The prediction has a mean pLDDT of 83. The part of an RNA shown here (small-subunit ribosomal RNA, 5' domain) has 529 nucleotides and comes from an uncultured bacterium. Rfam family: Bacterial small subunit ribosomal RNA. Its family is annotated with ribosome and structural constituent of ribosome in the Gene Ontology.
[in-house]
Context: one part of a larger RNA
RNA sequence: GAUGAACGCUAGCGAUAGGCUUAACACAUGCAAGUCGAGGGGCAGCAUGGUCUUAGCUUGCUAAGACUGAUGGCGACCGGCGCACGGGUGCGUAACGCGUAUGCAACUUGCCUCACAGAGGGGGAUAACCCGUCGAAAGACGGACUAAUACCGCGCACACUUACGGGAGGGCAUCCUUCGGUAAGGAAAUGAAAUUCGCUGUGAGAUAGGCAUGCGUCCCAUUAGCUAGUUGGUGAGGUAACGGCUCACCAAGGCAACGAUGGGUAGGGGAACUGAGAGGUUGAACCCCCACACUGGUACUGAGACACGGACCAGACUCCUACGGGAGGCAGCAGUGAGGAAUAUUGGUCAAUGGGCGAGAGCCUGAACCAGCCAAGUCGCGUGAAGGAUGACUGUCUUAUGGAUUGUAAACUUCUUUUGUAGGGGAAUAAAGAGGGGCACGUGUGCCUCAGUGAAUGUACCCUACGAAUAAGCAUCGGCUAACUCCGUGCCAGCAGCCGCGGUAAUACGGAGGAUGCGAGCGUUAUCC
Repeated sequence: GAUGAACGCUAGCGAUAGGCUUAACACAUGCAAGUCGAGGGGCAGCAUGGUCUUAGCUUGCUAAGACUGAUGGCGACCGGCGCACGGGUGCGUAACGCGUAUGCAACUUGCCUCACAGAGGGGGAUAACCCGUCGAAAGACGGACUAAUACCGCGCACACUUACGGGAGGGCAUCCUUCGGUAAGGAAAUGAAAUUCGCUGUGAGAUAGGCAUGCGUCCCAUUAGCUAGUUGGUGAGGUAACGGCUCACCAAGGCAACGAUGGGUAGGGGAACUGAGAGGUUGAACCCCCACACUGGUACUGAGACACGGACCAGACUCCUACGGGAGGCAGCAGUGAGGAAUAUUGGUCAAUGGGCGAGAGCCUGAACCAGCCAAGUCGCGUGAAGGAUGACUGUCUUAUGGAUUGUAAACUUCUUUUGUAGGGGAAUAAAGAGGGGCACGUGUGCCUCAGUGAAUGUACCCUACGAAUAAGCAUCGGCUAACUCCGUGCCAGCAGCCGCGGUAAUACGGAGGAUGCGAGCGUUAUCC
């Protein structure tokens, strides 16, 4: 000098950043991922309309009940997209994990953009609903009906894929590009409230990933040998793709003193702290990458997961139970217990930014934006300013009728009002997109216009009034090291970072006066340089 700090004393305000470093310990409760009716069958609930019945009377209205998917819409269901993002944590990992530089002639990529081409004709189911059975529940099962942008054949298909063979060009070894030929294989929803949004194929792009390689990446040699899928080959399987990735066979290799193997520790980087630098230390917050989601394992779905709030199995733990059987996973946001020196609210809003779905309106969003708590850091402001000597009183010291110091300090006079209190006014952040209307081009774009949208917030900020009014402490004073005397104590009580101090004149202990340093903080402890 620094800190995600803690402790002691003290404490006026604001801005800004930060806040479980320990038990990846266990978790009550609420919320954190939904959305689409412009894909579908439907109608549980709500509203509207219609029909019927009843009642009341104003004789065509009101009220009640029943029926009706007809309309708005919509719980549950089928289906689509999303749930692989966002958010958390650092257990594991000494590794191509990360960083950097390359390569893929060995690969994938939903949504998005561009280009080209296309969508003919059929089929069988199933959920919901209904009926029933079993069960305490969780739930499971059976029968019957039905739809789709759900599912499955068929037809066409240049391009596409595979196999065979040919020509041309090129390279980096395996090879790559391109043009013909033959054979085989393989699409779709022409759906929907139809100026549009969707579906299928191929090529290109963009984005996002996958894989491989060179170099770098902690300590221990009181760890010296390690290795049988091990090292390589052939073939096959598998993968989006290369590869012992897996398997069969064959060979006997491969790594290591330039540190293999083993053990310990640890997420890595951008960066941060320190330092003149070189270096040393750290990896909180923010950004990128990785790993993990009660512990271990496994795959399914999908463009993408071997999936935090999905599934299955095993285990530990907790809970429910009618004892037969079931349910759960905060290292999401709050919050609780425990551990600990120690770390916050079971808050508000989707207004902005961003994300998901949707044609849109919109819905969802503990992401985010805000507010609350905490001197826990940094920065800023204040606790008054000017004048004022009889150098007042008190205190302290003294060589004591005196003097020194506290000290321009106070009193007193004049002034100011940051802050405070009261009253009044009062934002920006929000103008785009979308919606309604209009115009232009000309078929989805641009322009104009209208209305509406603020959680924070009656906050920031501004004005007025009042009145010095509401606001100073902490540590130290032997040397290092800025700052000295008196009293008490008497190797006691105590101090102490080092040297050391204290045994009767202690500037070193305790108190007082004074002084010094920093100041809403000051010291101590811990750690790093």